[in-house]
Molecule: Bacterial RNase P class A
Organism: Binatia bacterium (SeqCode)
RNA sequence: CGAGUCGACCGGGCAGUCGCUCGCCGUCUUUUCGAAGGCGCGCGGGAGGAAAGUCGGGACACCACAGGGCAGGGUGGCCGCUAACGGCGGCCCGUCGCGAGACGGGGAAAGUGCAACAGAGAGCAGACCGCCGGGAGUUCGCUCCCGGUAAGGGUGAAACGGUGGGGUAAGAGCCCACCAGGCCGGCCGGUAACGGCCGGUGCUUUGUAAACCCCAUCCCGGUGCAAGGCCGAAUAGGGGGGCGGGCGGCCCGUCCGAUGCCCCCGGGUCAGGCCGCUCGAGCCGGCGGGUAACCGCCGGCCCAGAUGAAUGGCUGCCGGAGGCUUACGCCUCCCACAGAAUCCCGCUUACAGGUCGACUCGGGUU
Numbered sequence: 001c002g003a004g005u006c007g008a009c010c011g012g013g014c015a016g017u018c019g020c021u022c023g024c025c026g027u028c029u030u031u032u033c034g035a036a037g038g039c040g041c042g043c044g045g046g047a048g049g050a051a052a053g054u055c056g057g058g059a060c061a062c063c064a065c066a067g068g069g070c071a072g073g074g075u076g077g078c079c080g081c082u083a084a085c086g087g088c089g090g091c092c093c094g095u096c097g098c099g100a101g102a103c104g105g106g107g108a109a110a111g112u113g114c115a116a117c118a119g120a121g122a123g124c125a126g127a128c129c130g131c132c133g134g135g136a137g138u139u140c141g142c143u144c145c146c147g148g149u150a151a152g153g154g155u156g157a158a159a160c161g162g163u164g165g166g167g168u169a170a171g172a173g174c175c176c177a178c179c180a181g182g183c184c185g186g187c188c189g190g191u192a193a194c195g196g197c198c199g200g201u202g203c204u205u206u207g208u209a210a211a212c213c214c215c216a217u218c219c220c221g222g223u224g225c226a227a228g229g230c231c232g233a234a235u236a237g238g239g240g241g242g243c244g245g246g247c248g249g250c251c252c253g254u255c256c257g258a259u260g261c262c263c264c265c266g267g268g269u270c271a272g273g274c275c276g277c278u279c280g281a282g283c284c285g286g287c288g289g290g291u292a293a294c295c296g297c298c299g300g301c302c303c304a305g306a307u308g309a310a311u312g313g314c315u316g317c318c319g320g321a322g323g324c325u326u327a328c329g330c331c332u333c334c335c336a337c338a339g340a341a342u343c344c345c346g347c348u349u350a351c352a353g354g355u356c357g358a359c360u361c362g363g364g365u366u
Base pairs, nucleotide, nucleotide: 001362002361003360004359005358006357007356008355009354010353012318013317014316015315016314017313018312020046021045022044023043024042025040026039027038028037029036030035048337052348053347055346056345057344058343059342060224061223062222063221067252068251069250070249072220073219074218075216076215077091078090079089080088081087092105093104094103095102096101106214107213111212112211113208114207115206128153129152130149131148132147133146134145135144136143137142161179162178163177164176165175166174180204181203182201183200184199185198186197187196188195189194228275229274230273231272232270238265239264240263241262242261243260244256245255246254247253282301283300284299285298286297287296288295289294320333321332322331323330324329
């Protein structure tokens, strides 16, 4: 210098001016003395890295819940982190890449199903060509019939280990040597997944579980802030039907039960006000522990809470992008993706332009 891998971050800036919303302060009015409302050239805060998809997990709230079994759903290498997770970190194994790295993860040697096209044959293999033996025929080129054979050809994503030798009519783990893998046993290393070594055994067993299924010492009640509570306003507690019901899938079992419980129709009703509501698994900095995810301690900070739903409009300068021009300069866009609604931790998806760090491969120079 070129090509690439991984990670972190910013995502228009500054000033003026006019507004909006929330809190505090001041002041005025009302007051049931709790508070509520108006005003202010008073002060301060006011969208995001994804606020998004609402996918996973939790906090919180209400409802339900003796216990056991079955069913159902989820998760799925090992160890750790966390409030929890399908998340994250480290490690292990496999595949891909020269590499930095990326992607994947229980079981196919329990059973069942499926495997397009091509091909003779696709799962207790298989004889199309070829090879070999026997028989028959022959125009002596070969043809037909019966049988053997998976070494060679051919098909395929995949054809029941590979190379060499022996063996044989020709062949074949049929036998042998070496190599690869599996299984069994032992030893060593590691918390473990797993790895290494030694011995035995010819055992060579296709793929697919996001197909059914199997395994687990694993996890799992439901609904969601329109949860839920308080206050005010309004109103009639009206009519009809059913008889066991609950354990929100089923069974055992158990509990409750007639002033009871369930269903339907009708009526009343303001999208009323307040609380929940934002201080929290919080943010920033430092130190310490840990490879890391993360954890602990100390100090500092308060950082949106709207509800016909605020977070904006205009102007100037700078920056960026695009266009025109020989140039000076001019014009356009106010600029990517997108915008809170109970909160938090993740994942996924969208994103103009830009910054930084670590590393890999190739080339050049010293």